[in-house]
Molecule: small-subunit ribosomal RNA
Organism: Fodinibius roseus
RNA sequence: ACAAUGGAGAGUUUGAUCCUGGCUCAGGACGAACGCUGGCGGCGGGCUUAACACAUGCAAGUCGCGGGAGAAGGGGUCCUUCGGGGCCCUGGAGACCGGCGGAUGGGUGAGUAACGCGUAGGUAAUCUGCCGUUAGGCCGGGGAUAACAUCGCGAAAGCGGUGCUAAUACCGGAUGAUGCAGCGGCCCCGCAUGGGGACAGUUGUUAAACCCUUCGGGGGCCUAACGAUGAACCUGCGUGCCAUUAGCUGGUUGGUAGGGUAACGGCCUACCAAGGCGAUGAUGGCUAGGGGGUCUGAGAGGAUGAUCCCCCACACUGGGACUGAGACACGGCCCAGACUCCUACGGGAGGCAGCAGUGAGGAAUCUUGCGCAAUGGGGGCAACCCUGACGCAGCCACGCCGCGUGCUGGAAGACGGCCCUAUGGGUUGUAAACAGCUUUUGGUCGGGAAGAACCCCGGAGUUUCGACUCCGGCUGACGGUACCGAUUGAAUAAGCACCGGCUAACUCCGUGCCAGCAGCCGCGGUAAUACGGAGGGUGCAAGCGUUGUCCGGAAUUAUUGGGUGUAAAGGGUGUGCAGGCGGAAGUCUAAGUCGGAGGUGAAAUCUUGCCGCUUAACGGUAAAAGGGCCUUCGAAACUGGAUUUCUUGAGUUCGGAAGAGGUUGGUGGAAUUCGUGGUGUAGCGGUGAAAUGCAUAGAUAUCACGAAGAACACCGGUGGCGAAGGCGGCCAACUGGUCCGAUACUGACGCUGAGACACGAAAGCGUGGGGAGCGAACAGGAUUAGAUACCCUGGUAGUCCACGCUGUAAACGAUGCAUGCUAGUUGUUGUCCCCUUGGGGGCAGUGACGCAGUUAACGCAGUAAGCAUGCCACCUGGGGAGUACGUUCGCAAGAAUGAAACUCAAAGGAAUUGACGGGGGCCCGCACAAGCGGUGGAGCAUGUGGCUUAAUUCGAUGCAACGCGAAGAACCUUACCUGGGCUAAAUCUGCGUGGACCGCUCCUGAAAGGGAGCUUCCCUUCGGGGCCGCGCGGAAGGUGCUGCAUGGCUGUCGUCAGCUCGUGCCGUGAGGUGUUGGGUUAAGUCCCGCAACGAGCGCAACCCCUGUGGUUAGUUACCAGCACGUAAUGGUGGGGACUCUAGCCAGACUGCCUACGCAAGUAGUGAGGAAGGUGGGGACGACGUCAAGUCAUCAUGGCCCUUACGUCCAGGGCUGCACACGUGCUACAAUGGAUGGUCCAGUGGGAAGCGACCGCGCGAGCGGCAGCAGAUCCCCAAAACCAUUCCCAGUUCGGAUUGGAGUCUGCAACUCGACUCCAUGAAGUCGGAAUCGCUAGUAAUCGCGUAUCAGCAAUGGCGCGGUGAAUACGUUCCCGGGCCUUGUACACACCGCCCGUCAAGCGAUGGAAGUCAGCAGUACCUGACGAGGCUGUGCUAAUCCCCUUCGGGGGAGGGCAGGUCUUUAGGGUAAGGCUGGUGACUGGCGCUAAGUCGUAACAAGGUAGCCGUACCGGAAGGUGCGGCUGGAUCACCUCCUUU
Repeated sequence: ACAAUGGAGAGUUUGAUCCUGGCUCAGGACGAACGCUGGCGGCGGGCUUAACACAUGCAAGUCGCGGGAGAAGGGGUCCUUCGGGGCCCUGGAGACCGGCGGAUGGGUGAGUAACGCGUAGGUAAUCUGCCGUUAGGCCGGGGAUAACAUCGCGAAAGCGGUGCUAAUACCGGAUGAUGCAGCGGCCCCGCAUGGGGACAGUUGUUAAACCCUUCGGGGGCCUAACGAUGAACCUGCGUGCCAUUAGCUGGUUGGUAGGGUAACGGCCUACCAAGGCGAUGAUGGCUAGGGGGUCUGAGAGGAUGAUCCCCCACACUGGGACUGAGACACGGCCCAGACUCCUACGGGAGGCAGCAGUGAGGAAUCUUGCGCAAUGGGGGCAACCCUGACGCAGCCACGCCGCGUGCUGGAAGACGGCCCUAUGGGUUGUAAACAGCUUUUGGUCGGGAAGAACCCCGGAGUUUCGACUCCGGCUGACGGUACCGAUUGAAUAAGCACCGGCUAACUCCGUGCCAGCAGCCGCGGUAAUACGGAGGGUGCAAGCGUUGUCCGGAAUUAUUGGGUGUAAAGGGUGUGCAGGCGGAAGUCUAAGUCGGAGGUGAAAUCUUGCCGCUUAACGGUAAAAGGGCCUUCGAAACUGGAUUUCUUGAGUUCGGAAGAGGUUGGUGGAAUUCGUGGUGUAGCGGUGAAAUGCAUAGAUAUCACGAAGAACACCGGUGGCGAAGGCGGCCAACUGGUCCGAUACUGACGCUGAGACACGAAAGCGUGGGGAGCGAACAGGAUUAGAUACCCUGGUAGUCCACGCUGUAAACGAUGCAUGCUAGUUGUUGUCCCCUUGGGGGCAGUGACGCAGUUAACGCAGUAAGCAUGCCACCUGGGGAGUACGUUCGCAAGAAUGAAACUCAAAGGAAUUGACGGGGGCCCGCACAAGCGGUGGAGCAUGUGGCUUAAUUCGAUGCAACGCGAAGAACCUUACCUGGGCUAAAUCUGCGUGGACCGCUCCUGAAAGGGAGCUUCCCUUCGGGGCCGCGCGGAAGGUGCUGCAUGGCUGUCGUCAGCUCGUGCCGUGAGGUGUUGGGUUAAGUCCCGCAACGAGCGCAACCCCUGUGGUUAGUUACCAGCACGUAAUGGUGGGGACUCUAGCCAGACUGCCUACGCAAGUAGUGAGGAAGGUGGGGACGACGUCAAGUCAUCAUGGCCCUUACGUCCAGGGCUGCACACGUGCUACAAUGGAUGGUCCAGUGGGAAGCGACCGCGCGAGCGGCAGCAGAUCCCCAAAACCAUUCCCAGUUCGGAUUGGAGUCUGCAACUCGACUCCAUGAAGUCGGAAUCGCUAGUAAUCGCGUAUCAGCAAUGGCGCGGUGAAUACGUUCCCGGGCCUUGUACACACCGCCCGUCAAGCGAUGGAAGUCAGCAGUACCUGACGAGGCUGUGCUAAUCCCCUUCGGGGGAGGGCAGGUCUUUAGGGUAAGGCUGGUGACUGGCGCUAAGUCGUAACAAGGUAGCCGUACCGGAAGGUGCGGCUGGAUCACCUCCUUU
């Protein structure tokens, strides 16, 4: 520059990610169907199923210018029995002979996998009616026959006999060529057979039909040649699936001869030969008309073959020929068969896959219409006739296209609907109403085509004629249609689907894993944008959805355009035929290849331009395009072919080398077992622990000797060899391969390799040996819930040898072979070279790391999984299944090949974050250990479970429920039960109304309640208000449900040290880094290092209490000094020193020293200090987890109850007791009990209170009464200590239980209070398995206070002080936690996941005695019609011969009937083959919320797992042998990297 106009994705595997991979969706299309809906027009389309059966009508006739005869009717005439009849003329129906056409048109797609179709060729191997051109011809005879007439048969269809007749019907004869046949020579050409030509030839043979006429002619006939058209045959190439169809074939393949055909040919026959086809897929089976095209797709492709066009095939099924130019013939014939119809039962008729139409089938597909006006066809000279071809109309939204259902204004944003609610909004919505405008469509009225030009008729012109041209007239089914005009009036006209994501569009109500939805993912279990309805919205629109099918998306079969280490996928390994591919140079060739030209590629369709219907769909016209195929000319780079060379690929030769390479035969020592003998004595052996077993008949141990078999320690090594499997003592023999070095030679001899062949661990099989050890099966012993296992003791096959079979493994580097290219570093084996102390280099192997590159990632990385080439093998979602059937192999086991139905929406790979592990490492914690004291035993208290009950209200349930909610159940509380009441009410509020209310008395009642009576207002701004009752109205009320709808609060991991973010960096990504590492810490505390640098929530600190000091202040506290006073006391005045009180400060920071350390920090009887390394204690609880707890604290959504699930009252219950558990108290005593004496706290509390003190009572307490709303008064100590006593016992321990008597609170202590006194005096003598707390002012022990509260169940809870220990070696183990790492099939996260048998339901499927049906053949029998051969004694017009009475007869020839043979549709018989259906029973398989048994796998899954094989077992499975790592952990070895 030319050219080209074209390519989108999404959902779904996971906690998340990337990849692989399937499933699904969005698009387009349709001869469609179904559901809902439906105004108009144009153009198209309309049995996809039963090639099922068909009533009725129509779809092929025509010609009188080929022929004979001639009905009805009309005219004339004659006869008449008046019914009619004869004759002539006219007329021409329906038949008949004859010609042409019925082989076209129209229908259908059954068959056909084929020269059927498509494309390109061939016929030198052919035919062709009608048509065109050219040339010539049409002479002269003959005998019949239908019609018709008559006779006869038959129900009919129809048939037969006799008689007459014509032709363009039929038959001889003549003539005749360029026809045909024979003979002979010449020329030319081609493609092998061969073809063509002119003769100078020659012989034989073959034809005809007439008709009309205006007499000009026209039509027809015969022969020949050519053309055109049509037909036939042959060939190259192309044109489905199955190899679980591998061998097929007897006219089969070829030849010779003959027959047959239009023609070639085994097309047919005879003979001869033994061929022909096939892995480039024969044969067989299944399916199917082919093409132009159509749909889709960016294309390449894929799917398809309706309508239109071309070809083929078929015409009820099967077979056959006849006629003809053409058929083996849709509306012809014959035969057979099935079916239907008629029948007088003897016999006949029929073929809608023509157009309509009917029945049937089916999800489903139209009118028994009009017309030959147009186009086309047949006949005819023509007029014309025929034409369900065709042109039109009808039905159907079946499709495509176009139009309309109105337009403009109009806010009170109306009513109504729906939604929210703060009671006012939002939305439907300019939508409606209303006003104005328009009139497509519709209605009415009027006008009104084109399609028509022929033929023919009339006229004119040219012309010899034929014929042509012009003008006028005639001819329209559609149709009074299209179209145009007028008029009318918004008038006549909108639905369907969807609204969770994909995918545009959201709310309410109902429902409650129900009903239902669903294309995939998935919705629905009481707040459903997913079900159903409604409102609203979105999309498309006379349609919209659904279903089905095809293509697309799907690069998901990959030519364009995929893969195979781990996702599906490399054959176990080699040798090698075919095939595919192939080194360098030259020459020739031209098959492939490339270029030019020519032919073809029908039309329609598609594309483009222009044009016509108002537009479009649709149509017209022109152009373009068209893979391909054929012919021809050229080019010669590449591939191929031929040929000449070359050496680098490959191979040979010579020298050298290493090696568990292979086979065979020998041989050696150690060990094991056995045997014999000796020594020797009681055990041995085995295990987690045991037992079985062996042993006093002498084992084990030990010594000596002997026997046997198997395997070869050390060397030994990511060392070696081999193709793989595999190969290991030593020696020898035979033998294969490899490597290095070197020379010469051959000259591409090469690479790969489907089939094929060979090798091929272990196990296993056969035969025969051998058998020490080991050791499936088996037996016994253990373990265990069981233990068909793991462990132990034995032990058979086997393991070994020989020969034969098997042919598989995680046969693995999960990586096919070969060749080339692409940074380095570092080991090691063999060998060569240089240098030779180290060392360096080459080639060939074998390892590690690593760049580029690659990969989904992991990883690979010169031994590629990189970049390329060649060839082979293999894959295409998971399961079903490496199964079934079939076949091949095998002695068997089994191996190889290898599906489908059905089912799921996943299955999978790599990596990430968690969680988990009967994985590892580090660390912490009263976690263990070391200690002290308890619990578990007793009695009692208290809570819980259970049981009981009318009720024993409810909740809390491992840690983290159980002296918990409850910091107080006799009534109340109270929610529960029984019984009695109330119904807007016990409460609030508005309005109205009345009155006081309160209080007291009485009656009833268990009380509540009901009734009766007495008494009787206050404030006021004068409006009213307070209190109570009643009425009306509005609010109610619920400890009813849901803590899995919630808020709030709380528990727990856990005061554990963690949890995150911003920016940057790394990774495709999830994510990582930071936060890991080395140290350190109580701590992610801090330091160092580091692709990280910073930051936040946590830690720590800041806050409170306590420990020291200072300062300030000084009442109720304090009292040193001063003073007063008392029996005594800070009692008083005073004081501010001390204690104390309570404000503010100070102090502690590893700050100092020493040691170690880079630092952080650690250590020290360090110093100093009241306190030392967080001083002690408290408050404070990160991100989050447990659907943890609480709807009964409270609040709250939703649901539920409303003369009750609300509310009031009495009584009862929450306290109930065969039992079990938790938490406690008191004890079991002498470290004690009892009695007496004596000393010292702190926190707190106090008015319906604390109560000193005094009196009384044994006491609980009672009666008086001071003080105190508190540093003032009161409550207010015990243990300890000092004495005395008890003397080890069920006691002077212990105090339960019970009896009696009391006190206090309260309306009331019966159920059911606490306390006191007297009496009683139970269990219990330190507690099994197990288990809890505590590391210092702690445990232990002692008492005190307080909330709740009338009282009390308190031994509980929360606090307070007094006295006051022991121990910690240490981190192996138990529990919990943190960090790092590892494995994982877990992610609801191990309380996970998950396997198999058995049982149940459903589904599809394999086998099976059989049974039923179909298909294609084989053999034999029979065999119609037809055809062919032979025969033909019977019959017979034409021609010939003879005879003749001229009527005819006989013979020849030809023909026919008949007979026979061959062929053959069909039928029958027989044995098989293949396919399908069904089948008692049987095998496994799949699916299915909650079945049974176990626990196989995933972590080291608790015996590592898996592969092959063998045996065994309810089942998963176990064990043996060999193999693999796709095994964790620890140790060791080797190698590499960095410093």